The RNA shown here (Glycine riboswitch aptamer) has 104 nucleotides and comes from Corticimicrobacter populi. Its mean pLDDT, the model's own confidence on a scale to 100, is 75.

[in-house]
RNA sequence: GUCGAGCGCGCGAAAGAGACCGGCGGCCACCAUCAGGUGGCGCAGCCGGCGCCGACGGAGCAACCGCCCCGGAAACUCUCAGGCAAAAAGAUCGCGCACAGGCU
Numbered sequence: 001g002u003c004g005a006g007c008g009c010g011c012g013a014a015a016g017a018g019a020c021c022g023g024c025g026g027c028c029a030c031c032a033u034c035a036g037g038u039g040g041c042g043c044a045g046c047c048g049g050c051g052c053c054g055a056c057g058g059a060g061c062a063a064c065c066g067c068c069c070c071g072g073a074a075a076c077u078c079u080c081a082g083g084c085a086a087a088a089a090g091a092u093c094g095c096g097c098a099c100a101g102g103c104u
Base pairs, nucleotide, nucleotide: 001103002102003101006099008097009096010095011094012093013092018050020049021048022047023046024045026041027040028039029038030037031036051084052083053082057080058078059077060076064072065071066070
């Protein structure tokens, strides 16, 4: 100087599935003023219930690969955790930066 598919960071894009049901609590309005009652709200909090998702994590099998004793292995499978309006998260893809490393 250059490459930089490995690791990391930044930006952008990025799917799926109940804004479910019930209870407690809470908030608002009205009546009453002793205590409470009625209606609405349903975002978040707690508990219970059923249904569902798979592209964070985790686990399982395995094509395949290797230094073949054994080990590494998925976007497949399972759903323990997680998620099912938005937000957050998000495999993967693109761009950029730089590190390890390679080459000259």